[in-house]
About this RNA
Predicted 3D model of a 1420-nucleotide RNA (small-subunit ribosomal RNA) from an uncultured bacterium. The RNAcentral record of the sequence draws on ENA. Model confidence (mean pLDDT): 85 of 100.
RNA sequence: UUCGCGAGUGGCGAACGGGUGAGUAAUGCAUCGGAACGUACCCAGUCGUGGGGGAUAACUACGCGAAAGCGUGGCUAAUACCGCAUACGCCCUGAGGGGGAAAGCGGGGGACCUUCGGGCCUCGCGCGAUUGGAGCGGCUGAUGUCGGAUUAGCUAGUUGGUGGGGUAAAGGCUCACCAAGGCGACGAUCCAUAGCUGGUCUGAGAGGAUGAUCAGCCACACUGGGACUGAGACACGGCCCAGACUCCUACGGGAGGCAGCAGUAGGGAAUCUUGGACAAUGGGCGAAAGCCUGAUCCAGCCAUGCCGCGUGAGUGAUGAAGGCCUUAGGGUUGUAAAGCUCUUUCGCCAGGGAAGAUAAUGACGGUACCUGGAUAAGAAGCCCCGGCUAACUCCGUGCCAGCAGCCGCGGUAAUACGGAGGGGGCUAGCGUUGUUCGGAAUUACUGGGCGUAAAGCGCACGUAGGCGGCUUUUCAAGUUGGGGGUGAAAUCCCCGGGCUUAACCCGGGAACUGCCUCCAAAACUGAAAAGCUCGAGUCCGAGAGAGGUGAGUGGAAUUUCCAGUGUAGAGGUGAAAUUCGUAGAUAUUGGAAAGAACACCAGUGGCGAAGGCGGCUCACUGGCUCGGUACUGACGCUGAGGUGCGACAGCGUGGGGAGCAAACAGGAUUAGAUACCCUGGUAGUCCACGCCGUAAACGAUGGGUGCUAGUUGUCGGGCAGCUUGCUGUUCGGUGACGCAGCUAACGCAUUAAGCACCCCGCCUGGGGAGUACGGUCGCAAGAUUAAAACUCAAAGGAAUUGACGGGGGCUCACACAAGCGGUGGAGCAUGUUGCUUAAUUCGAGGCAACGCGAAGAACCUUACCUGGGCUUGACAUGCACGGAUUAACUCCCUGAAAGGGGAGCCACGCCCGCAAGGGUGGAACGUGCACAGGUGUUGCAUGGCUGUCGUCAGCUCGUGCUGUGAAGUGUCGGGUUAAGUCCCUUAACGAGCGCAACCCCUGUCGCUAGUUGCUAACGGGUAAUGCCGAGGACUCUAGCGAGACUGCCGGUGUCAAACCGGAGGAAGGUGGGGAUGACGUCAAGUCCUCAUGGCCCUUAUGUCCAGGGAUGCUAACGUGCUACAAUGGCGCGUACAGAGCGAAGCGAGGCCGCGAGGCGGAGCAAAUCGCAAAAAGCGCGCCCCAGUUCGGAUUGCAGGCUGCAACUCGCCUGCAUGAAGCCGGAAUCGCUAGUAAUCGGAGAUCAGCUACGCUCCGGUGAAUACGUUCCUGAGCCUUGUACACACCGCCCGUCACGUCAUGGAAGCCGGGAGUGCCCGAAGUCACGGUAUCUCAGCCGUGCCCACGGCAAGCUCGGUGACUGGGACGAAGUCGUAACAAGGUAGCCGUAGGAGAACCUGCGGCUGGAACACCUCCUUA
Repeated sequence: UUCGCGAGUGGCGAACGGGUGAGUAAUGCAUCGGAACGUACCCAGUCGUGGGGGAUAACUACGCGAAAGCGUGGCUAAUACCGCAUACGCCCUGAGGGGGAAAGCGGGGGACCUUCGGGCCUCGCGCGAUUGGAGCGGCUGAUGUCGGAUUAGCUAGUUGGUGGGGUAAAGGCUCACCAAGGCGACGAUCCAUAGCUGGUCUGAGAGGAUGAUCAGCCACACUGGGACUGAGACACGGCCCAGACUCCUACGGGAGGCAGCAGUAGGGAAUCUUGGACAAUGGGCGAAAGCCUGAUCCAGCCAUGCCGCGUGAGUGAUGAAGGCCUUAGGGUUGUAAAGCUCUUUCGCCAGGGAAGAUAAUGACGGUACCUGGAUAAGAAGCCCCGGCUAACUCCGUGCCAGCAGCCGCGGUAAUACGGAGGGGGCUAGCGUUGUUCGGAAUUACUGGGCGUAAAGCGCACGUAGGCGGCUUUUCAAGUUGGGGGUGAAAUCCCCGGGCUUAACCCGGGAACUGCCUCCAAAACUGAAAAGCUCGAGUCCGAGAGAGGUGAGUGGAAUUUCCAGUGUAGAGGUGAAAUUCGUAGAUAUUGGAAAGAACACCAGUGGCGAAGGCGGCUCACUGGCUCGGUACUGACGCUGAGGUGCGACAGCGUGGGGAGCAAACAGGAUUAGAUACCCUGGUAGUCCACGCCGUAAACGAUGGGUGCUAGUUGUCGGGCAGCUUGCUGUUCGGUGACGCAGCUAACGCAUUAAGCACCCCGCCUGGGGAGUACGGUCGCAAGAUUAAAACUCAAAGGAAUUGACGGGGGCUCACACAAGCGGUGGAGCAUGUUGCUUAAUUCGAGGCAACGCGAAGAACCUUACCUGGGCUUGACAUGCACGGAUUAACUCCCUGAAAGGGGAGCCACGCCCGCAAGGGUGGAACGUGCACAGGUGUUGCAUGGCUGUCGUCAGCUCGUGCUGUGAAGUGUCGGGUUAAGUCCCUUAACGAGCGCAACCCCUGUCGCUAGUUGCUAACGGGUAAUGCCGAGGACUCUAGCGAGACUGCCGGUGUCAAACCGGAGGAAGGUGGGGAUGACGUCAAGUCCUCAUGGCCCUUAUGUCCAGGGAUGCUAACGUGCUACAAUGGCGCGUACAGAGCGAAGCGAGGCCGCGAGGCGGAGCAAAUCGCAAAAAGCGCGCCCCAGUUCGGAUUGCAGGCUGCAACUCGCCUGCAUGAAGCCGGAAUCGCUAGUAAUCGGAGAUCAGCUACGCUCCGGUGAAUACGUUCCUGAGCCUUGUACACACCGCCCGUCACGUCAUGGAAGCCGGGAGUGCCCGAAGUCACGGUAUCUCAGCCGUGCCCACGGCAAGCUCGGUGACUGGGACGAAGUCGUAACAAGGUAGCCGUAGGAGAACCUGCGGCUGGAACACCUCCUUA
């Protein structure tokens, strides 16, 4: 002390800017208004700014405290503070009057003055008073602003008034008094949720959802309360108090508030840098310089979003390699790569370098941008590929692992899982998850529905409300037109401009669909007024009626009682029994009593709002219809709440009680039978009074009005006509059919479900659930109102095609019936099951497995078991190597054999060569490699073949037509047939596969042919014979023909198809038999005939061998044989077939044997020879009803044959033995004519045989069929269906187990709000005291009051032993309720009962089948 720094006094700011959305459903916000206000700084105007005073920070001294901080004494300044003066246009007023102000500072300067500081003048900045303005703020009105009524009543300063107080200001804002108001179904109060808006997302829009960023408003600042200061705050980075929390402490006491910017921790699926700068924009202060500013401008991080760009471009076919697939040829990746040529955006390196800044000032900035350089160089991923939905193959896996938005994939060939190759989509992103809108007309205002899909209140009256006939006038609320104000900016849209483009930004326009206001119009709605008569009603005259209530009365019947007659039963059922009856029932006659219901009439007839109403009479009473047209003059329609009525069942009180009859009892039925049936039987049913308030309370169809073809019944009236019993017409009711129209279809159709208007009710996937909780009602039963969690991918309607029915109709079939003979009983054979076994190989399993594969198991077969062997193999092909003796052949040893070991013997082709010899090839063999092999598995991966329905008559197609469509029609109907066979009709016309026919055998005839067949005539011959000559006539053989077609006649029939009868004919209506098997069904059978995909085994699951087994035996079943005897058995004699077979064969005559058979061998590759005798039959005889002269099992002995071999395990013979069995329970099979029955013959397989089986052949040769009711199966039409894996279907409930959510519950825990009371901090206000007066201050009191406490309740949530139901869960238990007439039709309401589904009673419904009847329609 110019300056710098620091503290303090003072001024202004700090109420802005920045953050957040807890609270708030209105003290908020949005839009448009209003009057009773304030306003520092800013602008404009007027006036003023005179003169004084006393203090106090800082500072200083002392003291207290750990600190924070504080106290006392002393000094001092101001635009700090206080008086005095003056004062208006200010304020107050009783209109007389009263009250109230200020501050100075700085710059410059002539004269004059000066105490030399200055005064004074002037300029600037201030200050005071006041009036206006601008902007800002406070208050207030209207309208709008989420969900819940399982929140319906709320309110005491509450609503209003008067007065006082208070505020800047109106006001119950506050207080005193007075009045008793105010709000509410147009939703008050309460609960829950939430900041509001411009906007944002979505959407065609209307809407729906939302309220980040940006902008406007509000609210909040640790939680709660409070005031102070100030122009402005009840104040984010101020104060006081209380509370919770954190920190410091010397324990005395203090400090704090990131929902400012960064940052930390925690939480979480998840959200950034403790950056730079005030350069710009803006804010505060200041005269200014300037200071402050995590506002702001920039930078950083994050693919979080939007936008732009790059990761290269051109060329390049040996279509490289590799990968993947493959039909092994190839295809694909793919011009893709490599290679060659070119470019350099972005990035990198180097150089330059802005605008943003009007003079200075640049954080950004290593900026943007420009230039140069190098190099294809540094830069591609994610999802998907079954359908929706663009994109396909292989491998792996094997209902596992897994996928999945929905449907759904995966159980051995997965385009769906996982991997790979390939492909598709998007791209610096892609996919998932979450959320919102859309699609969704799926809450429907725009823009839906309610007969049967969810949905019409059970019915009426009626309040509010909504809607409302004709004419005129007025008003102008709605409405319409025009003007004005506002609708902030941003956003969206359009145009233009700026960043290389775009995103982005800027300018302009439009828009902001709204609100307010002014003017105008008056058709419509509304309001007011006046009128009208057609809506509605009144009146008069008629009429029909089970309309209602009360009283009385009648006959029939049932039951009981009394009496008579009368006798052994009655009753009841599918059949019975319980029951009644000899103490006399039932039956019958007479009488009496009682209760309930009213036959016939009686009728898709009548009345009523619905429920409902039925003998007759009377009384009272409601409604309706017709006719008349006098009266009123819109009085109307609907109807949230409300009120009344409301079947049956049920409840209360009191009566009554004949019949019926839940419960109950008994008897039956049944596996059971808590049922159906029967015998009884109580509530109840009936009456009076009072409740209940529900039904399939149905036309599953709310009420009202108008309009829109008809035809035909019927009920009640009127009118007209004439033929007097009809026709026409009209009003009202009630049916049927039917057009337009409607409907998803069915159907409705003037009684609408059509076209419109008005009002009400109701619906929004199924289950949970009409349930829980809460409320209301009820005596109770319960009714009403009415959710959620959870769970499912459907539930449902109508119609279609099938299949099915203990539905119907028609019709077939040895299906039944009528017959004949069997099976089931016996013994044996054979197959199967079961058991056994080392093995008893495997397959077949209702019909349609079981004398089946098997037309031949002692070994073989053989697949099984035990044991012993082989390993390129028992068998095939190829390659490589060996190499000419190792093969073959003949032998030896071992062994059960197979096998193993060994010996002998010996070749061949070609080339070279005289030869010796060499080279080479090669079947076979050896070694090795590929491979063989498998009766191993899957018949549910397959081919082929087969069975079955079924030789049943069906199954389809093209075009057309009908239907939205599935689909139908054709193919139905009337006849007829064995037949979808044919005819007629016909929106169908045709056609195909089936039927039939064509084929084979057989029955008659003819022709041809005549050996091995035949033999009439002729001839020959024999004991006899077609034996021989001969013949083709006959039989026959085997080829070709004829014949039969309802062709003819009569009848019936529709003039048809056809049927019946007849003639002729060998045969007559398919002559008989066979072959022939439609579309399809049974995941039927067969991988063990064969073939074959996949899988599996590979010194074995292959292959060889020996032995064993398949033949085992308590039992059961199927199929057969033989019998039980006299229609027979036995003996003797004697007659007649057909079809087959025969060479490793048939084998004659002859001989031997009792016989099986043996010896032997003629003849025959067969119309020639043989098997070969046919048998039953016939004749004669014996047996004489007996377990036998029946029957032949079983067993013993002796034999024969085949074969390598008859022990396990063959067949046959003789002798002996001589079992069961005397005709078969329940049940069950075959057969309709040359059939059944019975008799024998042959064949295949085969060495032989288990054959009594199978197949074929002939002989003898019946009975019966009224008929289609029943059983079984089948065809067509129709009907019902909740079935479609199709009735072996579907499906209900209890119980048991597991999981989940939820209700109740003694309680326990917590939250929220209110009420009353207690306490009462800070603080405003008021009052009192103190202060020498006044004020401040201090002290005290009072009101209000935060926090805290107490009390009784309310409400919400959590939890809770136990308990209730519910949902869900491949294979649990019990039954069978429902779907068909579901086997008792089902269902609704109610009541009782019962393991369960359920059963029963009462009333109701058809959303019941079938049959019959009635009515109507159509046609005649």